[in-house]
Molecule: Bacterial RNase P class A
Organism: Candidatus Krumholzibacteriota bacterium
RNA sequence: GGAGCCGGACAGGUGGCCGCGGGCCGUUGGUCCGAGGAAAGUCCGGGCACCGCAGGGCAGGGCGCUGGGUAACUCCCAGGGGGAGCGAUCCCACGGAAAGUGCCACAGAGAAGAGACCGCCUAAGCGGGCUUCGGUCCGCCGGCAAGGGUGAAACGGUGGGGUAAGAGCCCACCGCCUUCCCGGUGACGGGAAGGGCACGGUAAACCCCGUCCGGUGCAAGACCAAAUAGGGGAGAAGAGGUGGCCCGCCUCGCUGGACUCCCGGGUAGGUCGCUUGAGGCCACGGGGAAUCGUGGUCCCAGAGAAAUGGUCACCACCGGGAUCGCCGCGAGGAGUUCCCGGGACAGAACCCGGCUUACGGACGGCUCCGGCU
Numbered sequence: 001g002g003a004g005c006c007g008g009a010c011a012g013g014u015g016g017c018c019g020c021g022g023g024c025c026g027u028u029g030g031u032c033c034g035a036g037g038a039a040a041g042u043c044c045g046g047g048c049a050c051c052g053c054a055g056g057g058c059a060g061g062g063c064g065c066u067g068g069g070u071a072a073c074u075c076c077c078a079g080g081g082g083g084a085g086c087g088a089u090c091c092c093a094c095g096g097a098a099a100g101u102g103c104c105a106c107a108g109a110g111a112a113g114a115g116a117c118c119g120c121c122u123a124a125g126c127g128g129g130c131u132u133c134g135g136u137c138c139g140c141c142g143g144c145a146a147g148g149g150u151g152a153a154a155c156g157g158u159g160g161g162g163u164a165a166g167a168g169c170c171c172a173c174c175g176c177c178u179u180c181c182c183g184g185u186g187a188c189g190g191g192a193a194g195g196g197c198a199c200g201g202u203a204a205a206c207c208c209c210g211u212c213c214g215g216u217g218c219a220a221g222a223c224c225a226a227a228u229a230g231g232g233g234a235g236a237a238g239a240g241g242u243g244g245c246c247c248g249c250c251u252c253g254c255u256g257g258a259c260u261c262c263c264g265g266g267u268a269g270g271u272c273g274c275u276u277g278a279g280g281c282c283a284c285g286g287g288g289a290a291u292c293g294u295g296g297u298c299c300c301a302g303a304g305a306a307a308u309g310g311u312c313a314c315c316a317c318c319g320g321g322a323u324c325g326c327c328g329c330g331a332g333g334a335g336u337u338c339c340c341g342g343g344a345c346a347g348a349a350c351c352c353g354g355c356u357u358a359c360g361g362a363c364g365g366c367u368c369c370g371g372c373u
Base pairs, nucleotide, nucleotide: 001369002368003367004366005365006364007363010360012315013314014313015312016311017310018309020034021033022032023031024030025029036345040356041355043354044353045352046351047350048217049216050215051214060213061212062211063210064209065079066078067077068076069075080094081092082091083090084089095208096207100206101205102202103201104200117148118147119144120143121142125140126139127138128137129136130135156174157173158172159171160170161169175197176195177194178193179192180191181190182189183188221272222271223270224269231263232262233261234260235259242256243255244254245253279298280297281296282295283294284293285292286291317342318341319340320339321338322337324335326333327332
C1' cells in the first nucleotide's frame, strides 16, 4: 500500500425567537416533560385481561447435539460434532433410514438382497481345424466382476497374496459393527479385543420417538351512563271512544295501548385499564461468558386517528475551492484564515424480552498478500 474478517458504541451539541401535545399551578400567564436503534415487519416468546381458574384425551402445530442463562423462547453464552476458507473467521432442520410404507428423474446391463453392454478367462466337460504330436486355434457349454463405460449415487477403500481369470477368497492398514476400559457433568474424545462386512441415499416424503403449546387480543376488559325506540312491574280510570279474543252484527266479560310513577338491559358519550417497569444510570461483588446479587440515585410521551416542528447564530464533523507561511530534492504532508455545500434509515398507539429487515460516517481489534528499510 492492497484485499478481507469481527466487535462495541454513536445517531450532532448549546442558546435565542415562533409554534404543537400532555401534566401541574397562584390560569390573556408560568413551570416540567415530550420518539427509535430500529418506534418498522408483526416472525417467535412472555406479562396482563376475558372466555367454564384451563385438568385429561383427540385433532393440529412448533421444536429436536450437550451444559448453562432467563419470566419464557425457535433467543443468548460456553462447549461437542460436521462443513467452507491459506487465514482472521463463518455456516449447519445436528433425534430415528437394522418399526413400516413410498420415491431415487435422465443416462445406464443393473437403482436395493441388483446386474453383464464393452471387457477378462478357457483350468474342467463336449465338438471341430492345423500339427514338428510338445501343443495351438475356433465354436459350444460355461466362469468372473479386476478394468472400461453410465450416473448425484453401482452393494466397503488402498496395497499385496492368490487364481484359468477373478472375488474379503486370504492378509496388512483405513472404514464399519459388537463388547469392554480410560477421560469428561455431558454432547463426545482416546484406546483395546473380537467379527470378513451384515447396514446405498432420501424424514424442509409419509411416518416413528421425545418435548412444548387451551382460545382470543387493550377494538382485551372494568365502571358510570343520556336522547329516541323497545322490555318488565305498579297505579289511576273502569264514564265514553278504540284494537284483539270475535270470520255476520250487537252486548257482556277478559285483555292491550293511550296517562302517571318505578325497575332493569343495551347504544351514543365519559372514566379507568395507561404506563413505576422482568425500568434507566452509577458503584461494589459472584461468574470464563450469557447473566445474577447488593447498595445508591433518577422518573423518562402517554392523549383522540394521533403532538414531538420551523428558523437564526455559534461550536463540532465530512466534502470541494481559495489563501498564507512551515516541512520535504520531489510527488506530497500536517496546519492557519475565508467562502460554498452536506448530514442517512425512519415515526410511539397496552407493556416487555428476542429475531429479521432498512440505514450514515467514524473507532477499536485481528488475518492474508505485496513493496521498502